[in-house]
Context: one part of a larger RNA
Molecule: small-subunit ribosomal RNA, 5' domain
Organism: uncultured bacterium
């Protein structure tokens, strides 16, 4: 000089940061992943039209019906739950860092160019009968889809032995002028979808060079091992697997075995070279109670998805079953030691949705910790009877000391009272213009207009208003090293980083007075240059 410090004493106020370095210990409870009714049958629950009825001149009230409409609880269907957050246990190499290869995928998305045709048979909810203490779960029976399966076609596209073979799709929803019509609707256009297919761009997936601690009191290591041929495997290249064939492969230029450890951008220091480290913020990897395995899927071998085995814990009717905070809050235990079961989605930003929005412990706020850095105060100016008081003392006096009082001003900050933001622009509404169209519906864009949206927050900020008023320690004074007397103590209590102080006048101990350095801090401790 520096820390993600901690531990004395102390402590006014602001700003931006930072905050389990320990037990990858166990975890209450509540949140942290949904969305779509423009994919579908519905109609649990709420609300409106209709319809019946009651009451009453009516207006209206109440009652029952009522998927017809707004929406919508479960449930098929889709997309999203591989993103975002956590965390560093493993890993000395399937990792990281840089530089570079080709045998590879790649949903959303953007660009070309084709296409989107006729059928089918189920199932869930639901109903109706059961089982179970729950958790759930059977059997029959009904129904719909953008769910599922055939058919037809195939511009590109896959396999051929070059003759030829193979494979696709789904609809919704706004408008609407003729024309048909069974009065549902076709048809027509827009739009958002669907399906093969080509290039992009984006994420990956794989190999290769170099670098990447320590230990030789670890020297041999290896059998799918090392390379070949056929086959299987994958998105793909490969001993990645398998069968046979050959015997290799790799090591003092440290192999292999042991131990530590997540890697880098970076940080901290040093004037560099180097050293130490790897919180916070980026980027990679790994891991999710602990071991293993697949499934779905563009994409995982999946924190908040499944199956099996183990450990623990909880529930039971004792048959059986539920659970995984290394997400955010927060408990307990450990520990020197590290925050709130807090607000909003307004901002960015992520997912669904055509959109209006819904979710979002990402985020963006607040809260609480002098944990750090940075800034501000805590008064000014004057004022010599050099005041009392304290200490010292040759007793003459010296010091605290212009300190104080007094006396004149100020009003940061904090108190009150008042005003009050910036982050907010869009989406959406509307007017106009163009595009698309059969169209002056709808759609899309462009520019113009009024409005709406703020958790922070009545925050910052500014204005007043009254008063020195609300606001100083901490350490140290032998020498290193800036600062000295006296008193007690008497090798004792004690100090102390190193030298070393104390056995009766200790500037080294403990107090006072002084005095020196930092300063809302100051010291110590413990690390690292």
């Nucleotide at each position: 000089a520096u820390u993600g410090a901690a531990c004395g004493c102390u402590g006014g106020c602001g700003g931006c940061a930072u905050g389990c370095u320990u037990a990858a210990c166990a975890c209450a409870u509540g949140c942290a992943a949904g969305u779509c009714g423009a994919a579908c049958g519905g109609c649990a629950g709420c609300a409106c039209a209709g319809c019946a009825g009651u009451a009453g001149c009516a207006a209206u009230a109440c009652u029952g019906u009522g998927g017809g409409u707004g929406g919508c609880g479960a449930g098929u269907g889709g997309c999203g739950g591989a993103c975002g957050g956590g965390u560093g246990a493993g890993u000395a190499a399937g990792g990281c860092a840089u530089c570079g290869g080709g045998a590879c995928c790649u949903g959303c998305c953007c660009a070309g160019a084709c296409g989107u045709g006729g059928g089918g048979g189920a199932u869930a909810a639901c109903g109706u009968a059961g089982g179970g203490a729950a958790a759930c779960u059977u059997a029959c029976g009904c129904u719909a889809a953008u769910a599922c399966c055939g058919c037809a076609u195939a511009c590109g596209u896959c396999c051929u032995a070059c003759g030829g073979g193979a494979g696709a799709a789904a609809g919704c929803g706004g408008g609407g002028g003729a024309u048909c019509u069974u009065c549902g609707g076709a048809c027509c256009u827009c739009g958002c979808g669907c399906g093969g297919u080509u290039g992009g761009a984006u994420g990956g997936a794989c190999c290769g060079a170099u670098g990447u601690u320590c230990g030789a009191u670890u020297a041999g290591c290896u059998a799918g091992u090392u390379g070949g041929u056929g086959g299987g495997g994958u998105a793909a290249g490969g001993g990645c697997c398998u069968a046979c064939c050959a015997a290799g492969g790799c090591g003092a230029c440290g192999a292999u075995c042991g131990a530590u450890a997540g890697c880098u951008g970076g940080u901290c220091u040093g004037a560099g070279a180097g050293g130490a480290u790897g919180a916070u913020c980026a980027g990679c990897c790994a891991c999710a109670c602990u071991g293993g395995g697949a499934c779905u899927g563009a994409g995982a071998c999946a924190c908040g998805g499944c199956c099996c085995a183990g450990a623990c814990u909880c529930c039971u009717a004792c048959g059986g079953g539920a659970g995984g905070c290394a997400g955010c809050a927060g408990u307990g235990g450990g520990g020197a030691a590290u925050a709130u079961u807090g607000g909003a989605c307004a901002a960015u930003g992520g997912g669904c949705g055509c959109a209006a929005g819904c979710c979002u412990g990402a985020u963006c706020c607040a809260g609480c910790a002098a944990u750090g850095c940075c800034g501000c105060g805590u008064g000014u100016g004057u004022g010599a009877a050099g005041a009392a008081g304290g200490c010292c003392u040759u007793c003459g006096g010296g010091u605290u000391g212009u300190a104080a009082a007094g006396c004149a001003c100020u009003u940061u900050u904090a108190u009150c009272a008042g005003g009050a933001a910036c982050g907010a622009a869009a989406c959406g509404c509307u007017g106009u213009c163009g595009g698309c169209c059969a169209a002056u519906a709808c759609c899309c864009g462009g520019c113009g207009g009024a409005a709406c949206u703020g958790a922070c927050g009545g925050u910052a900020c500014c204005u007043g208003a009254g008063g020195a008023a609300u606001a100083a320690g901490c350490a140290c004074c032998g020498g290193c090293u800036a600062a000295c007397u006296u008193c007690g103590u008497g090798c004792c209590a004690g100090c102390a980083g190193c030298c070393g102080c104390g056995g009766u006048a200790a500037u080294a101990c403990g107090a006072a007075g002084g005095g020196u350095g930092c300063a809302a801090g100051c010291g110590u401790u413990a690390a690292u240059c």